A computed fold for a 73-nucleotide RNA from a Cyanobacteriota bacterium, annotated as transfer RNA. The RNAcentral record of the sequence draws on ENA. Its mean pLDDT, the model's own confidence on a scale to 100, is 80. The source organism's lineage runs through Bacteria, Bacillati and Cyanobacteriota. Its Rfam family is "tRNA". The family's RNA type in Rfam is transfer RNA.

RNA sequence: CUGGGUGUGGCGCAGUUGGAAGCGCGGAAGUUUCGGGAACUUCAGGUCGCAGGUUCAAAUCCUGCCACUCAGA
Repeated sequence: CUGGGUGUGGCGCAGUUGGAAGCGCGGAAGUUUCGGGAACUUCAGGUCGCAGGUUCAAAUCCUGCCACUCAGA
């Protein structure tokens, strides 16, 4: 330099060929216990890597860029 893959709460991931974001772990509160753990209930936490574009509507489609990674030269 060229091409491919990945980027989504603190962490690991899902998200159906566009209808607006969820699961597990973790965190907080409560019930239970002498206490802890386990179990159960509830809650908080996301400008979906960044910036534009298309569309009534974008995590999803298009363009550029960034980071990590793989392959080639």